[in-house]
RNA sequence: UCCGGUUGAUCCUGCCGGACCCCACUGCUAUCGGGAUGGGACUAAGACAUGCUAGUCGAGCGUCUUCAAGCUAUGGUGAAGACGCGGCGCACAGCUCAGUAACACGUGGCCAACCUGCCCUUGGGACAGGGACAACCCCGGGAAACUGGGGCUAAUCCCUGAUACGUGAGGACUCCUGGAAUGGGUUCUCGCUGAAAGGGUGCUUGGAGCAUGCUUCUAGGCGUCGCCCAAGGAUGGGACCGCGGCCGAUCAGGUUGUUGGUGAGGUAACGGCUCACCAAGCCUAUAACCGGUACGGGCCGUGAGAGCGGGAGCCCGGAGAUGGGCACUGAGACAAGGGCCCAGGCCCUACGGGGCGCAGCAGUUACGAAACCUCCCCAAUUCACGCAAGUGUGAGGGGGCUAUCCCGAGUGCCGUCCGCUGAGGAGGGCUUUUCCCUAGUGUACAAAGCUGGGGGAAUAAGGAGAGGGCAAGACUGGUGUCAGCCGCCGCGGUAAUACCAGCUCUCCGAGUGGUGGGGACGCUUAUUGGGCCUAAAGCAUUCGUAGCCGGCUUGGCAAGUCCUCCGUUAAAUCCAACGAUUCAAUCGUUGGGCUGCGGGGGAUACUGUCCAGCUAGGAGGCGGGAGAGGCCGACGGUAUUCUCGGGGUAGGGGUGAAAUCCUAUAAUCCCGGGAAGACCACCAGUGGCGAAGGCUGUCGGCUAGAACGCGCUCGACGGUGAGGGAUGAAAGCUGGGGGAGCGAACCGGAUUAGAUACCCGGGUAGUCCCAGCUGUAAACGAUGCAGGCUAGGUGUUGGCGCGGCUACGGGCCGCGUCAGUGCCGCAGGGAAGCCGUUAAGCCUGCCGCCUGGGAAGUACGGUCGCAAGGCUGAAACUUAAAGGAAUUGGCGGGGGAGCACCACAAGGGGUGAAGCCUGCGGUUUAAUUGGAGUCAACGCCCGAAAACUUACCCGGGGUGACAGCAGAAUGAAGGCCGGGCUGAAGACCUUGCCAGACAAGCUGAGAGGUGGUGCAUGGCCGUCGCCGGUUCGUACCGUGAGGCGUCCUGUUAAGUCAGGCAACGAACGAGACCCGCACCACCAGUUGCUCGAAGACCUCGAAAGAGACCUUCAGGAAACUGGCGGAACUGCCGCCGCAAGGCGGAGGAAGGAGCGGGCUACGGCAGGUCAGUAUGCCCCGAAUCCUCGGGGCCACACGCGGGCUGCAAUGGCACGGACAAUGGGUUCCAACUCCGAGAGGAGAAGGCAAUCCCGAAACCGUGCCUCAGUUGGGAUUGAGGGCUGCAACCCGUCCUCAUGAACCUGGAAUCCCUAGUAACCGCACGUCAUCAUCGUGCGGUGAAUACGUCCCCGCUCCUUGCACACACCGCCCGUCGCUUCACCCGAGCUGGGUUUAACUGAGGCCUAGUCUCCUUGACUUGGUCGAAGUUGGGUCUAGUGAGGGGGAAGA
Repeated sequence: UCCGGUUGAUCCUGCCGGACCCCACUGCUAUCGGGAUGGGACUAAGACAUGCUAGUCGAGCGUCUUCAAGCUAUGGUGAAGACGCGGCGCACAGCUCAGUAACACGUGGCCAACCUGCCCUUGGGACAGGGACAACCCCGGGAAACUGGGGCUAAUCCCUGAUACGUGAGGACUCCUGGAAUGGGUUCUCGCUGAAAGGGUGCUUGGAGCAUGCUUCUAGGCGUCGCCCAAGGAUGGGACCGCGGCCGAUCAGGUUGUUGGUGAGGUAACGGCUCACCAAGCCUAUAACCGGUACGGGCCGUGAGAGCGGGAGCCCGGAGAUGGGCACUGAGACAAGGGCCCAGGCCCUACGGGGCGCAGCAGUUACGAAACCUCCCCAAUUCACGCAAGUGUGAGGGGGCUAUCCCGAGUGCCGUCCGCUGAGGAGGGCUUUUCCCUAGUGUACAAAGCUGGGGGAAUAAGGAGAGGGCAAGACUGGUGUCAGCCGCCGCGGUAAUACCAGCUCUCCGAGUGGUGGGGACGCUUAUUGGGCCUAAAGCAUUCGUAGCCGGCUUGGCAAGUCCUCCGUUAAAUCCAACGAUUCAAUCGUUGGGCUGCGGGGGAUACUGUCCAGCUAGGAGGCGGGAGAGGCCGACGGUAUUCUCGGGGUAGGGGUGAAAUCCUAUAAUCCCGGGAAGACCACCAGUGGCGAAGGCUGUCGGCUAGAACGCGCUCGACGGUGAGGGAUGAAAGCUGGGGGAGCGAACCGGAUUAGAUACCCGGGUAGUCCCAGCUGUAAACGAUGCAGGCUAGGUGUUGGCGCGGCUACGGGCCGCGUCAGUGCCGCAGGGAAGCCGUUAAGCCUGCCGCCUGGGAAGUACGGUCGCAAGGCUGAAACUUAAAGGAAUUGGCGGGGGAGCACCACAAGGGGUGAAGCCUGCGGUUUAAUUGGAGUCAACGCCCGAAAACUUACCCGGGGUGACAGCAGAAUGAAGGCCGGGCUGAAGACCUUGCCAGACAAGCUGAGAGGUGGUGCAUGGCCGUCGCCGGUUCGUACCGUGAGGCGUCCUGUUAAGUCAGGCAACGAACGAGACCCGCACCACCAGUUGCUCGAAGACCUCGAAAGAGACCUUCAGGAAACUGGCGGAACUGCCGCCGCAAGGCGGAGGAAGGAGCGGGCUACGGCAGGUCAGUAUGCCCCGAAUCCUCGGGGCCACACGCGGGCUGCAAUGGCACGGACAAUGGGUUCCAACUCCGAGAGGAGAAGGCAAUCCCGAAACCGUGCCUCAGUUGGGAUUGAGGGCUGCAACCCGUCCUCAUGAACCUGGAAUCCCUAGUAACCGCACGUCAUCAUCGUGCGGUGAAUACGUCCCCGCUCCUUGCACACACCGCCCGUCGCUUCACCCGAGCUGGGUUUAACUGAGGCCUAGUCUCCUUGACUUGGUCGAAGUUGGGUCUAGUGAGGGGGAAGA
C1' cells in the first nucleotide's frame, strides 16, 4: 500500500480470489540451549480398574501395648505405638464450564435492613451442684457392611441453679450521631430468656501418699496457653440500587402471588420470601413475553484508529460435582474425597441385604483431526493442627514426554593435486561454539549450568515454489483434453516455461508447506467513512400519533457541555527508564497509563428548561379574478345500430390477394319517422386543475383547494413522520340494472410446413349505471417531503403594478414583479449518458430503502381477502460473474447518399436437351495413387499417364556410412560354364572353377522416403479487390477505450478536387510513372523496300509486248523496321456554378483517364500448396527405401461442371480466285523432284534465321442441292492401309472405303458481354517420340443496345438499434427424455425438550398428641413443600415417510 478476474478494448458498480497476522490439526524434515500464567478447552459435564490427594493436637481426657531408665527415697522419668472421648480443621486449597441473558458479572453507590470462627484492642468475669457415653469387659445377630443388649469410667463432654449480660412492653430525660431517628445513651416498673473450663502446662515453695510394685494426689506463688460476657476493630460474607455489555418481531401482547395494602409467619437481615383477607392492578414498541445462543470481567488476536472476533489456559467473581430433590451439623454448607431419598449405571452377595461416584494428581477406555509419566520431594512457598519440636499437603516445588509458542547458537575456515576454469574426489593445515571423556562446584536427590584438563571437522539441512497475480527456466525427457494440476484466472487435444520426472534457479530456514477457524485487506455495513434517474436501492399518493429536529430578543436555572480538584479504576497485562540473566526471550524495581464511574468547586457562549416579549415561518380575515378540481340534477348534439314507411336494383362487404359473411323473404344506396345505449368532433394549446390515481358537450345547485393583492387579527401555533387512517388506473369478484358500438374466451374464413397468432367475418363475459369488495401497475420525472443559498437567455399560463395605443371590449402592445409550466445553458456535480434556481450543485432536518448473480418475491409461518390473490418474506444448494454507461467493429427482412455488365434494365450470344471430348463425384476394382470443394475445386495441380512418368496394385531382386559383439587364410565379400526353378535372371538351388580380406548374424546408428502434419513453418499463389481505402506527427476534445483529422455541401473513375469546419501537415494507396497501339517531324538503313538502270532465264503471245523470277549497280521518295522527340492542357468559345467542375461547340490523328496492359496499399482468410523445391517434429528403416516385369490411373447402372460438333439454305458440297499477324525451327523446319488415291514414303537445296523453311480460313466467282433426318449431322461399327515408338491387346494418332446413331433451337434455372467489343473465321506456339475439341498468343470479318437505376445480387460512406465480438453460419429461450444433488408439501410413524391438569407419592419441615427406659427416643393426627413415576392436553424441535412439486448442475 494494493494486485489478478466480467470486455475486442474502456470507465464504473460489484463480488470472487491472492499477498499479511493469529489459533488448532496435519504432510515432509529435524543438531543444541534458555524462557513460557503451552499441552483431553472445542467431540462425550461420557464411563472409570489401581495408587495417592486432610489431617492434626498426649501442653483437654480415659484405656491398652512395647522398649529403655530410675527407685526402698537426698528420689520421683523418657521413647514408640494402638483404640476411643474431646477440640480445631474438613465451607480453604485443587478441578471443570454443564446450566445461567440473571443484580450472574463489571463499575459506582448503598444497608437508618445484616452476620462474621480463628486474629487485634479495651473493660469485666469464671460461684454452687449434678449426670452420661465411647474405648474396655461380658453376651448376642449377620455372608458382609455393620449392628443389638448388659456392665465400668475421665475430661476443655453434657445438664441444673445463681449472678452479670441480653431481650420484650410501658413511662421519663429530650443527652448524642445524622439530611432525616425507625438508631444509640441514661433511668424506673413488670415479664421472659439466661454464661463460663479456674481447665492444661513450665518453674518454684509446702503438704499427703508410696513396695509386689511405683514413678501419684493436693494447697499456694510467678509465667504461659486456653474459657465466658460486653464494646470496638480487622477480615470474610449476605442483601438492595443506578448504569453497562448477544441474536431473532416469521416472538406483540405478557402476568394471578401477578401489582399494591393490612395483619401474621419466616430469615442474620429488608421484601409476596411465605400465608390469610382486601383492592385490581403491574410490565410492554426506550421491545415486555417467548425462542435461540452464551459463564461474566481483567484481558487476548487483529487493525492507523473506530471497530470486528475470542474469552480454554493466568488473575477476580459466579456456578457445578452421575441427573434431580432435601435438610442436619456448624461462625460459615444446603457441603467434590459428609448424610438421607428418588432415577439411571456399575460392583459384591450366602439373595436376606449391602457398596460406589476422578469436572483432584497420574492412569484406562470411549469419542474423535486433536493433546504427556500410573515419576521424585515436602529442601523452598503456602495452608491445617500444635506452646513448640513437628506432622500432613498429587496445593506447590522439581524432573520426564511433546518444534506448541518466543528468544539465542551452530552445521566450519585456508591452501595443494586430479578433474572440463565442472560435478566430485584425494591428501594437508587451522579453529573447537556444539559434541565425547573427566575433576571440583552446584542440587532435597539428580541434571543443567559454572571453573579446570583431554579428544576430534568431527555429531548436525530441509520444506515449499519457478504461467500470471508473485521472487525464480521461453532447459531436457515422458504424456497427448489421457494421466493429472489449479485459492482465482486458467494449463493438458504430439514441440506443455502450468501435468510426471531430471538439471538449474527462487523464497524461508530447524523449520517449511497444506486444511479448518478469526482478524485485516473491506469506504463490500460507511460514527470516523458509502449510496438509492439508468448499476442493488424513493413506500402509488396523502393526512397524521409517538419520536427526532426547530425563527428573533431579554432575564433566571445549570440537566447536557467545558475547566479544575478529590476518590476509585485489584494484581498481572500495556508504555517508559533503570537493572538482572554473556545478548535476547524472560524477570525485577520505579514511574506513567488503563479513553470508565462517583463526588466537590467553578464557567454560561451554544443546546435544554422556566418566565416575558417580537413578527420575517405558519394560520386566519378581506378583495377581485383563473381553472376538464369533486359530487348531484336537468337539458342537448352528431354518429352508430335496430325498426317502420317510401324510392331503387344486383350486388354488397372485406383484403396484399381472397374467402367465410349479408343479399331476389330485395341487401348495399337515397329520403322521412321512431327507439335504444354509449360517447362528447371542431374550440385544443409540450395549455389548465388536482396529493396521486385522474379530470373535457351545455346549464344549474352544493363543495374543496391553489395563485395574486391588502398587511387587518393570532403570535412559533412549525417541519418530517415508525406504527395507524384515508384515497387509489385497468383488469377481476359479489348483488341488482343496462347492453347501441367495441370486444378477452369461443366459432368460422384466410395465411402458413404448422398458425391454438398477426389479417377478415361473427361473437359471450366485460366495457356503462347503483351498492360493496379487491389494493395492484414501466402507479415513471424509473428522481421522498420541507427550508435556505448559488450566472443567465428564451417561450408559455394566472394575478398585480406602471407606460403607450385604442375601435373603449373581459381590447392590443411593451416593461417590471409574484406564482406555475417548458427549452437552452455558466459555475458545479456525475462512471458516463446527462442534471443544471422545477438540480442529479452547495447546506440543513426527518422518513423510507440497498449491500454479487441465481434459487425467489418462491417456501414455511403470520395477517388481510368471497375468490383470484395481496402484504410481510427466508434457507439449503448453486455460480465467477450478473450489471450500468460509453467506444470501435460486425450485423439488421433500419434509414440516407453513391457505385459496378463477376448488378439490374435495354440488347447480342451462349449453357441447361443431343452425340462426342475432358475434369469431378459416386460405384466398381488387386489397384482404379494423391491433392483441390460457393464466388475464390471441377480442360485445375502447364496433369494431352501405352513403358518411363507413377506416388497405386500383383510378383522378382537389391540396399545398413560409422561403432561394439560374435565370424573369417580350416578361405570373407565377389564373379562364372552347364542344369534346375522362373515371365526372365548365378537372384536362389546344385556340380565345379576363379579369386584373395574383409565383415549384415545381433545391438545401436544411418542413407532414403510423392510416408503424416499447409492447424508447427519459409517461400510462392489465390481472394476480399475491375475496391478506394489504410495510417502517422503535432495540436485539440474525452477520466478512458477512443475521437478529431478521414466530417458536411458540391464534384470526381478516385479520401479526385473545391468551399466550410479544432484542426494543420504528411505517408502508403488513387493519380502521376512504365510498356504497347493511334498522328506528325527528325535521324538511321541489313537480311527489309524498289520510283530507276543493265543483264540472265521462264511463261503467254505471230509479233509488239506483258508477267513472274534471278543477278549486278544505284537510291533514300513511299512503306517497313528501329531510335529520339512533338502533340491534349477543360488550353479556346458559349451556358450553369462562389469554386472545383459539368454540359455543348470549334479545331484536331486523338477530347475530357485517347484506347489496352504492367504495377496494385494497411491488412484479413488457421484460404491453397510438406506432391515443385526448402524445412521443424513424428513415423518406416530390411521396408513406407531403390530397382525390374506386368497391370492400374483410360473401369461404368448413374449425377455435376467446362468445352467441341451440330440440328442447316446468312447453309452444305464441288471447282476456281484473293488478303494476315504473332510465332517456331539442328535428334529440328524442310523448299524442290520422284512414288502413292491418300495418310505417307524415297531423295534433297537452303536455314542456328527481317536472308531459308513452316503457312490461312471465313471471303469472292461459278455450278449443284431445295426444306428432307436430307448432298444437314457426323457418333458408332466393319475392312484395308500409313506413322511414332523396345512395345499401340488393355490404351495412340492419321488415311481410304463402307456403315450413317442421337439431334429439327433445348424446362426450371443460369453465364458472358458496352466497340474494333460481342459474335464468327482460321493461324502460330506450349506440352510433344507420337497424339489438341486444352491453354497462351495472333491476325481476319465485324454488330445490337444502354433513358438509365438501386428493384434483385453485392461494394463504399454517413446515421440508427443491438443482450453480437468465434462478430447473424452470432447469440439465445422453453417443453420433453436421461443422470446426480439439495429443498418444499405429504396420510402418517418414532424420539427428545418444555409446559399444564389430575393421580400415585420417597423424603424433608412445622404442629398437636400418645407411648416410653423421660431419651440426641419411638409412633400417630393435622398442615405444608415435594423428587420420581403414570395418564391426558398444549407447544417447540429432530429423524423417517408411499407419493406429489418446483429448483440447480451435467451430458